[in-house]
């Protein structure tokens, strides 16, 4: 100084004029429902996109208590469809966070990719191959016979993603977990942990019969239907509500926690409400660019994409 990896802030600001939406005070005017004026306040994002997950809420279905409406509880049953390590946060959610186990990439900072069960059953495994789960011998080795005629054999070599544990010795005709030793594997137990889970531990067992459940299935939890153009009121009107000034709110600081976050405390703020659909325009400093505008509202999740700031890697150099 280059090149990266993981995070975070901003993503346009300030002052003056004017002007459009909504809104709290005041004023005039008038046809009781309207026109118009002042003083003030606020006015499109981190993704407002995508509509993929949840959920607030609103109205309908079902069941149960009630004589019965009303009101209260609850969401059964079937059919279907979701999630599936482990812990903890959350209303939840295929969500956060923080951890296991099998694997992958990268010199590394570091990302990433799967995750309940094959002794309850059952489908699939194309071609190769002797053979793909009711596996039974192509080449070979052994012994036998006139003769690969019989008869043993899976150690060795083929085939393939996958072929009845490795390795070494005993022993056989020749061989094989047929038997020993040390690995490997189950299972149990003891020590650590809240838990999945680990282990140069102890002990028992020859014990192994492939792989696939985003293949039927089996286990456990979860799911009523439909949506703001839902729906609600009367004065029935392209009316008012719903509809933004009280929230699963936002902000700081304190505590508790590894964090995430907290039905923990204390100050503190109110920050759009449109309906062919407003949130613009001009001077001036300053420079600053990408992506790209709300529509019932909120968590998420996924894409697009500019500058800056902090940590960490690896190379070179310099002190």
């Nucleotide at each position: 100084a280059u090149a990266g990896u993981a995070g975070u802030a901003c993503a346009a600001a300030u002052a003056c004029c004017c002007a459009u939406g909504c809104u709290a005070c005041u004023g005039a005017c008038u046809u009781u429902a309207g026109u118009u004026g002042g003083u003030g306040g606020u006015a499109a994002g981190g993704a407002a996109a995508g509509u993929c997950c949840g959920a607030a809420c609103u109205g309908g279905c079902c069941c149960a208590a009630u004589u019965a409406u009303a009101u209260u509880g609850g969401g059964a049953a079937g059919u279907a469809g979701a999630u599936g390590c482990u812990g903890u946060c959350g209303a939840a959610a295929u969500g956060g966070c923080a951890g296991g186990a099998a694997g992958g990439a990268g010199u590394a900072a570091u990302c990433u990719u799967u995750c309940g069960a094959u002794u309850a059953g059952g489908g699939c495994a194309a071609c190769a191959g002797a053979a793909a789960a009711u596996a039974c011998a192509c080449c070979g080795c052994u012994c036998u016979u006139u003769a690969u005629u019989g008869a043993g054999u899976a150690a060795g070599g083929g085939u393939g993603a996958a072929a009845u544990g490795g390795u070494a010795g005993u022993g056989u005709a020749a061989g094989a977990g047929a038997c020993u030793a040390c690995c490997g594997c189950g299972u149990a137990a003891a020590u650590a942990g809240u838990g999945a889970u680990a282990u140069a531990u102890u002990a028992c067992g020859g014990c192994a019969u492939u792989g696939u459940a985003a293949c039927c299935u089996c286990c456990a939890u979860c799911u009523c239907c439909a949506g703001c153009a839902a729906g609600u009121c009367u004065u029935u009107a392209u009316g008012a509500c719903g509809c933004a000034a009280u929230g699963a709110g936002g902000g700081a600081u304190a505590u508790a926690g590894a964090a995430a976050u907290a039905u923990u405390a204390u100050c503190u703020c109110c920050u759009a409400g449109a309906c062919a659909g407003a949130u613009g325009g001009g001077u001036a400093u300053a420079u600053a660019a990408a992506c790209a505008g709300a529509a019932u509202u909120c968590g998420g999740c996924u894409u697009a994409c500019g500058u800056g700031c902090u940590a960490c890697u690896a190379u070179a150099g310099c002190a």